[in-house]
C1' cells in the first nucleotide's frame, strides 16, 4: 500500500471473497521449563455438605461447660485421689444490654430513562470521627434470664412467680438550639474502669445528653448528551396548572379538596423491539466503527410478587410478614429452606477451576486492651486460554557414505545434515547453604505529659524478647552426562514454497476464481520445500482493507438514483450602504474533566511480560474577562434582484357561443348492367328484389388538406378550419413608482396524455372484444369481411405512461460561426429589400472545460453557490403483509425468508442477420449429356452370422483404405498346437552347415534311417550357422487421432494473412490495409498520418502451340543412283518429318480512342499466337480437438503357457430391405452383316510373344524376333461405302438359368476371368428431387498402363470425331471488400421466454388451535400502613382513688399484591387446503425476444 473475480479481449460501474490486528474463545494435531495474567460469555436452572458476621463479662442479671483458688469431708502412701461448698479468680453457654449484620462479597434479570455521562443548582438529613460551648441531679415500675406448673412429634410456646442493667418511664434543669400571632412555649443525660482516700471524697480514663462549626457519606432538583422501529402519528384526567391542606429529613400532583383546561407530540410524543451506563478495551492515519470480561466509578437485583418494621442509614443477598411456585421433615394437626458469597454437585453447553492453606501481611467489624471474627484478602492447586523470556546443543566434518526420492540413467537431492572427531552445561533432575516479605505486640529502663501524687493512664528514646499460610520459596553453590525436551499447517493464482507415484467427473478439495472424465505442481501418499515454532491450524466474532452510507470522503443523460408539472406554509439560504448589540465566531484565566489504562521520562525483578514514581493528556462541560471582520439580531438608509406603472406589436395559450367548406357513410330517386370488394393468392361478404360505377337531393356525426416550418404558444399535460365574447401569460421600449418585497420547498394544494369508471346524450368513420373467411403441424395471432364498447359531447371519478432532453428549480461566469421567431436601435437607402448592432426565444457545428466512453459544450452533462428529491449488487419485488385513497379496476408507501458471483454501462474485435451497398464463381440464368424408374456392378448402412477383422460417416464417408479377399493376403471365427518364442542382442553348452529318404498326422508337428566334415588360426581358438539351456528380454493390426511426430483432407488457387516505426485512443484497438479508378489478383495508379516489409498475388520450374541453329540412329527419303511385282530395301543424302539439346518469340512494345494527365480499358495493325495464348506442378496466417496409434515413427495404459505364436478349414462373398457411385440399355443420329481407312501414349526377359499350323471360340501346338525409336503386345474404335431391319418388347435390350468348354493357379465347392450353345427377365426415356460441363471443352469412339498367377463396368492416362449457349446478376448456394444491428463469443447447429410434469427449500393467504405481552372494565381482597373505633385490656404518669390521659388487642373503611371474569389490542408457533417465488438432471409443449428475430421493440 493493495490483489483476485463479469468480458474473446478492453475502460468504467458495482457486488462478492483475500492478505492484516484482535478475543474471557472452542475444536483438531502437538507439547520441555518459567515468569506475569486470565478462567460459566449458556439456565437471574435448580441445588447435597462445610464456611462465609460476629463481638463486647470494663452495660447487666449470673455460672451450663472448662481450668485454677479457698474452705470442708472421706481415704490414707501427710501431700495426693475422690467429692461438697463457695462466682472467690481466669473465664464463659444460654439470657438481657450496646454496637455491627445498609460495609466487605455476588450477580446483570429489569431499567432507554425514577439509570448513567459532563457540567451546574437548593429545600435537606447525616451513626462512627474532628472542633468549640454546655450538662451529666433526683426518683420509679417492669421484663428476660432462673424455678415451678403445663400444650406440641417437631418447630415454638402458655400460665404462676423472682430480678439486674449504659434497658425502659416521669420530675428537676435548658441555651448560642426548635416553634412563634414575638407576648411565650417546648425539649435531655448513664453509668463502667483504674488509682488514693480521713470513707465525706478527690482524681485519671472510657462513656452518656444538648448544641456549634467541619469533613465524610447519602437524599432531591435541572441542562445537554446517552439505541432501533413512522408499515407506531397522535398521547394525556392527577392529566397541566393554581389555591389551601395532608405528608417527607427536605422541594414538588407526592396525596387530597376546590378551581382553571390545560400539557407532550415531525427537533419525532405514545406505542413496540433490543440493552445495564461509565473510565475504557479493540480496530483505524484520522474521522469513525464495534464492544462495556479481568481492574475502577455509578445503577439495580437476591426464588417470583407484594409489604412494612426497626435504625443515623434498608423497604434489608446469609432480619421479619403475607401470596405463589418449588424441595425437604412430619406423629398428617403443622413446620423448615433460599449459594446472582467460597468451594463443590446436577442440569444446560462448543465451553471456563479445588469441598485446598492462612489470617504472616493489606483491610474491615467489635472491644480499653491483649484479642476474637473475617471464603474480603494473602497464598496455593488445575488449565499452552493469553502475554513475555529461556532451553531442546556448540565448533569441526566430503569418501559429498548408506537409506530414501528424482532421473534425460549422465547424474541430481536431502546434505555438513548423519557418522566420526573435540568441546560446553543454561533449562529440568540430585545435594548443600539461604534473603526479603516483620511493621507491631509483650517487658525492662529513662524521661516527657497528666495527677496531690513516685499510683494508674498516655507519649519518646533505648535494650531484651518476639509473629511466615506461601515454603522443600527467590537466590548462590557443588555433582554427572549431550545426557530428558519438536511439533503444526501450507506448496495451482491470489500467496512464499515442486516432483513421483495412486485415483480416473470416482474418492474428495474448495477463502474466492475454480480443481477430478488416464499423463491432476489444486484429490490421497511420498520425497523435496516454504512459513511459523511450545506452539500451528480451523471455526466464530470485531474492526480494517470498504471512498461498498463519501463529515473528511461518493454519485444521480445512457451504469442503482431528478417526484409527471407547478404553486405555496413551515424550514433552509440570501443584495449594497452605516451604526448598536455580543447568540454564533476567536483569544486569555479559573474550575472540574477520579483512580487505574494509552504515551513520554525515570526506577524494580539477570532481560522481557510485569510492577512502580512523575509528567504530559484527557481534544470535553462550566464560569468569567476581552475582540468585533464574518454571520445573526436591531435600528436608519440605497437601487443593481425582484415588483408596479405607462406605450407597443406577436402567438394552435384557455373558456363559451357561432359558423364553412372538403371528404366518408347512409336514405330517396334516376341511368346502367353483371358483377363488385378483397389478397401474396383466396375466401367470408355484397349484388338480378339491380349492386359497384355515375348523376342529382336529403340526412348525420367527427375531423379541419393546402398555409406548415428542427415555426408558435403553455409550467407541465397539451394545443390547428373561420367569426365573435370573456380571460391567463410571456416580450420589447421608456426609466415614472414600492425599496430586498428575493430563492427553494419536507408535508400540503391545484393541474394532468391514453386507457378505464358512474350518470345522461349522441354514434358518420374508425374499431378492443365477438363472429366469420384465409394461413398454419396447430393459429384462441399477424392478412380478409363484418362488429360491439369506446373513440365525440355534459357533468363527476381515476392519477398513472419511454409522463423522456431518459438531464430538479434558481443565481452567476466562461472561444466563436452560421440558421430561424418577436421586439427596439443606427447607418445607408428610400418600392421591396440590405448592412451593422441590442434584447428575448428556438435550432446546427464548434473551442477551453469535463466524461468510463459515447458525447456535452453560453439553452452545459463546463466553473462556482443556495435549497428540495433521489440512490447503495442481481433476483425475490414497480412484490407480500399493513397503512392511506378509489365506485371498482387500481394507485401510493412498502419489506423479509430464500438465492446468485455475478447483473449492469460504454466503447473494440469477429461471427451472424429472413439489413443494406459493391464484387466474383458452371452459383443461377442460356445450352448439352446424365442421375432418380430398369437389370447387373460395386462400396455403405441395417440384419444375419461361430466369425461376417478394422478404420472412413454432410459438403470434405460410401468403385474410400483396397494399384485388384479362392489358399497367400489376414487383422476375423473354430480346431489342434508352441512358450525365451517365427525374427533381434547378451550368456553357456554340443554341433560344420547342409542334403536325401521313411512313418503317424488335416497341417503345424513327432519319431527314425543315410549322408556330409568346410573356412580362418598364433593350435590356446575364433567367425558364421544350426539345436539345447537360462534369464534378462522379445512380441502385440491391443487402447488411446482428445497426449503427439509425420502425412492428407477442407474452406480454396478464394486474395487475403501480418509486421517494424510513428501517429491516434485511458485502455481493447486503430491507421498502414477506408477514398476515387482499375484487375483474374491487397494487380496497378492517384489521393492520404502514414513509411516501409514480410508471407501469400504474378513471375521464375514443366508441358504444348511457331520458327531457328546443332546432331543424324533404330527414325526420315526432296534430290542422284540400284533393285523390285511392290514397299527407304540397297548406295548414299541430312533438305523435309520427327528425335533432343540449345536457342528466338508477346512485352499492351506500337497505332488510334475512353478515362483526370495516372493506372488501366477499348478498337486496330503486325503476328504462329494478343492482352494471364492452353494446360500443369505450386495451395498464406490460419478454420474444422476434421482424418489417420491398421503405412511408419511415438508418450502413457493393457496383455505375457496370451490380447503373443505355429497350422488347418472357414470367413470378410451372407440377404427381407434402405442408400451412393458406376456399366448396359430401353433402340433407326440405331442393330445386324460385309468390306475399306486414320492415332497417340505405353508395356515387355519367371517377360511381350511373330510367322505357320490346329480348334466355331476361349485357346492350343509352336518357336523366329525383342532387354526395345529396331521385335512383340498391336487388327484402333467409331467414320467411311455397301446391304439387311421398317417402330415391333423387336434382327432393341442383354439379365438370369441349363448344357458343354479354356486358361491361370497346390487348389476355381463355398468363391475366379474367359468361350460355345441354348435360355431371352426387367426395361419403350424415368415422380419430387438432384448432378457434370463455357472449347478442342461436353458429349461420343476405341486404345494403354499399374496392381496382378489368374480376377475392372474401378482408378490412372492416351489419343480420334467434335458441339450448343451465356441476355444478364433479380432470385437459389459459396465468398471477398465496406457499412449497419446484436442480448451471439462453443460465436445463429448461437443466445434465449413462459405454461405444464417431476424433486427440495424458504415464504403469503387460510376455517381455525396454543401460548406470551398488553390496554379497558368489573369482582376479590392476604400481610401492611393509615383513618375511624360506642368492644376487651392495661405496670410507669395525674388523680377528687370514682377515674382520666395514653396504649395495646379486636372491630371497621381505604389503599393494595396474588388470583377470577369479561372484552379488545398486539406479537410467535401450528394448520386441512392455496398462492406465487426460487433452485435443480438429459422431461413436455410451442418459438415471445435478441439481427428489420422474420407482425420493429418497448411503456
Nucleotide at each position: 500500500a493493495g490483489a483476485g473475480u463479469u468480458u474473446g479481449a478492453u475502460c468504467c460501474u458495482g457486488g462478492c471473497u483475500c492478505a492484516g490486528a484482535u478475543u474471557g474463545a472452542a475444536c483438531g494435531c502437538u507439547g520441555g521449563c518459567g515468569g506475569c495474567a486470565g478462567g460459566c460469555c449458556u439456565a437471574a436452572c435448580a441445588c447435597a455438605u462445610g464456611c462465609a458476621a460476629g463481638u463486647c463479662g470494663a452495660g447487666c442479671g449470673g455460672u451450663a461447660a472448662c481450668a485454677g483458688a479457698a474452705a470442708g469431708u472421706a481415704g490414707c502412701u501427710u501431700g495426693c485421689u475422690a467429692c461438697u461448698u463457695u462466682g472467690c479468680u481466669g473465664a464463659c453457654g444460654a439470657g438481657c444490654g450496646g454496637c455491627g449484620g445498609a460495609c466487605g462479597g455476588g450477580u446483570g434479570a429489569g431499567u432507554a430513562a425514577u439509570g448513567c455521562u459532563u457540567g451546574g443548582g437548593a429545600a435537606c438529613a447525616u451513626g462512627c470521627c474532628u472542633u468549640g460551648a454546655g450538662g451529666u441531679g433526683g426518683g420509679g415500675g417492669a421484663c428476660a434470664a432462673c424455678a415451678g406448673u403445663u400444650g406440641g412429634a417437631a418447630a415454638c410456646g402458655a400460665c404462676u412467680g423472682c430480678u439486674a442493667a449504659u434497658a425502659c418511664c416521669g420530675c428537676a434543669u435548658a441555651a448560642u438550639g426548635u416553634c412563634u400571632a414575638c407576648g411565650g412555649a417546648c425539649c435531655a443525660a448513664a453509668g463502667g474502669g483504674g488509682g488514693c482516700u480521713u470513707c465525706g471524697g478527690c482524681u485519671c480514663u472510657c462513656g452518656c445528653c444538648u448544641u456549634u462549626a467541619g469533613a465524610u457519606u447519602g437524599g432531591c432538583c435541572c441542562a445537554a448528551g446517552u439505541g432501533g422501529g413512522a408499515u407506531u402519528a397522535g398521547c394525556u384526567a392527577g392529566u397541566u396548572g393554581g389555591u389551601g391542606a395532608g405528608g417527607u429529613a427536605a422541594u414538588g400532583g407526592c396525596u387530597c379538596a376546590c378551581c382553571a383546561a390545560g400539557g407532550c407530540g415531525a427537533c419525532g410524543a405514545u406505542c413496540c423491539c433490543u440493552a445495564g451506563c461509565u473510565g475504557g478495551u479493540u480496530u483505524g492515519a484520522g474521522a469513525g466503527g464495534a464492544u462495556g470480561a479481568u481492574c475502577a466509578g455509578c445503577c439495580a437485583c437476591a426464588c417470583u410478587g407484594g409489604g412494612a418494621c426497626u435504625g443515623a442509614g434498608a423497604c434489608a443477598c446469609g432480619g421479619c410478614c403475607c401470596a405463589g411456585a418449588c424441595u425437604c421433615c412430619u406423629a398428617c394437626g403443622g413446620g423448615a429452606g433460599g449459594c446472582a458469597g467460597c468451594a463443590g454437585u446436577g442440569g444446560g453447553g462448543a465451553a471456563u477451576a479445588u469441598u485446598g492453606c492462612a489470617c504472616a501481611a493489606u483491610g474491615g467489624g467489635c472491644g480499653c486492651a491483649a484479642g476474637c471474627c473475617u471464603g474480603a484478602u494473602g497464598c496455593a492447586g488445575c488449565c499452552a486460554u493469553g502475554c513475555c523470556g529461556c532451553g531442546u546443543g556448540u565448533g569441526u566434518g566430503a569418501a559429498g557414505a548408506a537409506g530414501g526420492c528424482c532421473u534425460u540413467c549422465g547424474g541430481g537431492u536431502u546434505g555438513u545434515a548423519a557418522a566420526g572427531c573435540a568441546c560446553u552445561u543454561u533449562c529440568a533432575g540430585u545435594c548443600a547453604g539461604g534473603a526479603g516479605g516483620a511493621a507491631a505486640g509483650g517487658u525492662u529502663a529513662a524521661c516527657g505529659g497528666u495527677u496531690a501524687a513516685u499510683a494508674c493512664c498516655c507519649g519518646u528514646u533505648a535494650g531484651c524478647u518476639g509473629u511466615g499460610a506461601c515454603g522443600u520459596u527467590a537466590c548462590u553453590g557443588a555433582c554427572a552426562g549431550a545426557a530428558g525436551a519438536a511439533g503444526c499447517a501450507c506448496c495451482g493464482g491470489c500467496u512464499a514454497a515442486c516432483u513421483c507415484c495412486g485415483u480416473g467427473c470416482c474418492a474428495g478439495c474448495a477463502g474466492c476464481c475454480g480443481c477430478g472424465g488416464u499423463a491432476a505442481u489444486a484429490c490421497g501418499g511420498a520425497g523435496g520445500g516454504u512459513g511459523c515454532g511450545a506452539g500451528c491450524g480451523u471455526u466464530a466474532a470485531u474492526c480494517g482493507g470498504a471512498a461498498u452510507u463519501a463529515c473528511u470522503g461518493g454519485g444521480c443523460g445512457u451504469a442503482a438514483a431528478g417526484c409527471g408539472u407547478a404553486c405555496g406554509c413551515a424550514g433552509g439560504c440570501g443584495g449594497u450602504u452605516a451604526a448598536g448589540u455580543a447568540a454564533g465566531u476567536u483569544g486569555g484565566a479559573u474550575g472540574u474533566g477520579a483512580a487505574a489504562g494509552c504515551c513520554c521520562u525515570g526506577g524494580g525483578c539477570u532481560c522481557a511480560a510485569c510492577c512502580u514514581a512523575g509528567g504530559a493528556a484527557c481534544u470535553g462541560c462550566a464560569u468569567u474577562c476581552a475582540a468585533a471582520a464574518c454571520u445573526a439580531u436591531u435600528u436608519a438608509a440605497c437601487u443593481a434582484g425582484a415588483g408596479u406603472a405607462c406605450g407597443a406589436g406577436a402567438g394552435a395559450g384557455g373558456a363559451g357561443a357561432g359558423u364553412a367548406g372538403a371528404a366518408u357513410u347512409u336514405c330517396u330517386g334516376g341511368u346502367g348492367u353483371a358483377g363488385c370488394g378483397g389478397u401474396g393468392a383466396a375466401a367470408u361478404g355484397c349484388g338480378u328484389a339491380g349492386a359497384u360505377a355515375u348523376c342529382a337531393g336529403a340526412a348525420g356525426g367527427a375531423a379541419u388538406a393546402c398555409c406548415a416550418a428542427u415555426g408558435g404558444c403553455g409550467a407541465a399535460g397539451g394545443c390547428a378550419g373561420c367569426u365573435c365574447u370573456c380571460u391567463g401569460g410571456a416580450u420589447c421600449g421608456u426609466c415614472a413608482c414600492u425599496g430586498a418585497c428575493g430563492c427553494u420547498a419536507a408535508g400540503g394544494u391545484g393541474c394532468g396524455a391514453a386507457a378505464g369508471c358512474g350518470u345522461g346524450g349522441g354514434u358518420a368513420g374508425c374499431a378492443a372484444a365477438c363472429a366469420g373467411g384465409a394461413u398454419u403441424a396447430g393459429a384462441u395471432a399477424c392478412c380478409c369481411u363484418g362488429g360491439u364498447a369506446g373513440u365525440c359531447c355534459a357533468c363527476g371519478c381515476c392519477g398513472u405512461a419511454a409522463a423522456c432532453g431518459a438531464u430538479g428549480a434558481g443565481a452567476a461566469c466562461u472561444a466563436g460561426c452560421c440558421g430561424u421567431u418577436g421586439g427596439g436601435g443606427a447607418g445607408a437607402a428610400u418600392u421591396a429589400a440590405c448592412u451593422c448592432u441590442u434584447c428575448a426565444g428556438u435550432g446546427g457545428c464548434g473551442c477551453a472545460g469535463c466524461u468510463a466512453a459515447c458525447g456535452c459544450a453560453u439553452u452545459a452533462a463546463g466553473u462556482u453557490c443556495u435549497c428540495c428529491g433521489c440512490c447503495u449488487g442481481g433476483g425475490g419485488a414497480c412484490u407480500a403483509c399493513g397503512g392511506c385513497c378509489g365506485c371498482a379496476a387500481g394507485g401510493c408507501u412498502a419489506a423479509a425468508a430464500c438465492u446468485c458471483a455475478a447483473a449492469u454501462g460504454a466503447a473494440u474485435u469477429g461471427a451472424c442477420g429472413g439489413g443494406g451497398g459493391c464484387c466474383c464463381g458452371c452459383a443461377c440464368a442460356a445450352g448439352c449429356g446424365g442421375u432418380g424408374g430398369a437389370u447387373c456392378a460395386u462400396g455403405u448402412g441395417g440384419u444375419u452370422u461361430a466369425a461376417u477383422u478394422c478404420g472412413a460417416u454432410g459438403c470434405a464417408a460410401c468403385g474410400c483404405g483396397a494399384a485388384g479377399a479362392a489358399c497367400c493376403u489376414u487383422a476375423c471365427c473354430u480346431a489342434c498346437c508352441c512358450u525365451u518364442g517365427a525374427a533381434a542382442u547378451c550368456c553357456a553348452g554340443c554341433g560344420a552347415a547342409g542334403u536325401u529318404c521313411c512313418u503317424a498326422g488335416a497341417g503345424a508337428u513327432a519319431g527314425g534311417a543315410a549322408u556330409g566334415u568346410g573356412c580362418c588360426u598364433u593350435c590356446g581358438g575364433g567367425a558364421a550357422c544350426g539345436c539345447u539351456g537360462u534369464g534378462a528380454c522379445a512380441g502385440g493390426u491391443g487402447u488411446u487421432g482428445c497426449a503427439u511426430g509425420g502425412c492428407u483432407g477442407u474452406c480454396g488457387u478464394c486474395a487475403g494473412c501480418u509486421c517494424g516505426u510513428g501517429u491516434c485512443g485511458u485502455g481493447a484497438g486503430a491507421u498502414g490495409u477506408a477514398u476515387g479508378g482499375u484487375u483474374a489478383a491487397g494487380u496497378c495508379c492517384a489521393g492520404u498520418a502514414a513509411c516501409g516489409a514480410g508471407c501469400g498475388c504474378a513471375a521464375c520450374c514443366c508441358c504444348u502451340a511457331u520458327c531457328c541453329u546443332u546432331a543424324u540412329u533404330u527414325g526420315c527419303c526432296a534430290g542422284c543412283g540400284c533393285a523390285u511385282a511392290a514397299u527407304g530395301g540397297c548406295g548414299g543424302g541430312a533438305a523435309c518429318u520427327a528425335u533432343a539439346a540449345g536457342g528466338a518469340g508477346a512485352c499492351u512494345g506500337c497505332c488510334g480512342g475512353u478515362c483526370a494527365u495516372a493506372a488501366a480499358c477499348c478498337g486496330g495493325a503486325g503476328g504462329a499466337a494478343g492482352g494471364c495464348g492452353g494446360g500443369g506442378a505450386c495451395g498464406a496466417c490460419g478454420u474444422c480437438a476434421a482424418g489417420u496409434c491398421a503405412u511408419c515413427a511415438u508418450g502413457g495404459c493393457c496383455c505375457u503357457u496370451a490380447u503373443g505364436g505355429g497350422u488347418a478349414g472357414g470367413g470378410c462373398u451372407a440377404c427381407a430391405c434402405a442408400c451412393g457411385u458406376g456399366a448396359u440399355a430401353c433402340a433407326a443420329u440405331g442393330g445386324g452383316u460385309g468390306g475399306u481407312a486414320c492415332a497417340g501414349a505405353g508395356g515387355g526377359u519367371c517377360g511381350c510373344c511373330a510367322a505357320a499350323g490346329c480348334g466355331c471360340g476361349a485357346g492350343c501346338u509352336g518357336g523366329a524376333g525383342c532387354c526395345a525409336a529396331a521385335c512383340c503386345c498391336u487388327u484402333a474404335a467409331a467414320a467411311c461405302c455397301a446391304u439387311u431391319c421398317u417402330u415391333a418388347g423387336u434382327c432393341c435390350g442383354g439379365a438370369u438359368u441349363g448344357g458343354a468348354g479354356u486358361c491361370u493357379g497346390c487348389a476355381a465347392c463355398u468363391c475366379g476371368a474367359c468361350u460355345c450353345c441354348a435360355u431371352g427377365a426387367a426395361g419403350u426415356u424415368g415422380g419430387a428431387a438432384u448432378c457434370g460441363c463455357u472449347a478442342g471443352u461436353a458429349a461420343u469412339c476405341g486404345c494403354g498402363a499399374a496392381u496382378c498367377a489368374g480376377a475392372a463396368u474401378g482408378u490412372c492416362g492416351c489419343g480420334g470425331u467434335g458441339a450448343a449457349u451465356a441476355c444478364g446478376u433479380u432470385c437459389u448456394c459459396g465468398g471477398g471488400c465496406c457499412u449497419u444491428g446484436u442480448a451471439c463469443a462453443c460465436a445463429c447447429c448461437g443466445c434465449c421466454c413462459g405454461u405444464c410434469a417431476c424433486g427440495u427449500c424458504a415464504u403469503g393467504g387460510a376455517a381455525g388451535u396454543g401460548g406470551g405481552u398488553u390496554g379497558c372494565a368489573c369482582c376479590a381482597g392476604a400481610a401492611g400502613u393509615g383513618g375511624c373505633u360506642u368492644g376487651u385490656u392495661u405496670a410507669a404518669c395525674c388523680u377528687u382513688c370514682g377515674g382520666g390521659a395514653a396504649a395495646a388487642c379486636g372491630g371497621u373503611c381505604a389503599c393494595c399484591a396474588c388470583g377470577g371474569u369479561g372484552u379488545g389490542a398486539u406479537u410467535c408457533a401450528c394448520a386441512a387446503c392455496u398462492g406465487g417465488g426460487a433452485c435443480g438432471a438429459a422431461g413436455u409443449c410451442g418459438u415471445a425476444a435478441c439481427a428489420a428475430g422474420g407482425u420493429a421493440a418497448c411503456c
Molecule: small-subunit ribosomal RNA
Organism: uncultured bacterium